[in-house]
Source information: This is a predicted structure of a 65-nucleotide RNA (Fluoride riboswitch aptamer (crcB RNA motif)) from an Armatimonadota bacterium. The coordinates come from a structure-prediction model, not an experiment, and the mean pLDDT is 79. The model forms 100% of the base pairs in the Rfam consensus. Taxonomically the source falls in Armatimonadota (Bacteria, Bacillati).
RNA sequence: UGGUUUUGCGGCGAUGGAGCUCGCCGGAACCGCCGCAGCCAGCGGCUGAUGGCUCCUACCCGGCU
Numbered sequence: 001u002g003g004u005u006u007u008g009c010g011g012c013g014a015u016g017g018a019g020c021u022c023g024c025c026g027g028a029a030c031c032g033c034c035g036c037a038g039c040c041a042g043c044g045g046c047u048g049a050u051g052g053c054u055c056c057u058a059c060c061c062g063g064c065u
Base pairs, nucleotide, nucleotide: 009026010025011024012023013022016056017055018054019053020052021051032046033045034044035043036042
């Protein structure tokens, strides 16, 4: 100096917060989909506040007052 493993800790999983749980990462994990476009880039369009479950907040649709 580089690689691997273990433990602890921390971080991440396309828009906020919390609990539980799963996976991933250690300067990496992560940074959605579709169409046009040879690729990239660029342009246009679409879904979702979750990785998953529940709750809250925000947003959207409908009904009642």